[in-house]
């Protein structure tokens, strides 16, 4: 330190978890690339506790 397929933010607890790239489609284009629009994807390592509420805070565990 672990949060989308990848790299990460969010982390003085607050309601619908986010960006960038990838994938999918759709518009352009003779075709591909590029560019524009969309749409899918998360039990936030995992198990328990504390709270009206936990990605956020305590603990155990796994795994680097």
């Nucleotide at each position: 330190a672990g949060u989308a397929g990848c790299u990460c933010a969010g982390c003085a607890g607050g309601a619908u978890a986010g960006a960038g790239c990838g994938a999918c489609a759709g518009c352009c284009u003779c075709c591909u690339a590029a560019g524009c629009u969309g749409u899918a994807g998360g039990u936030c390592g995992u198990g328990a506790g504390u709270u009206c509420g936990a990605a956020u805070c305590u603990c155990g565990c796994c795994u680097g």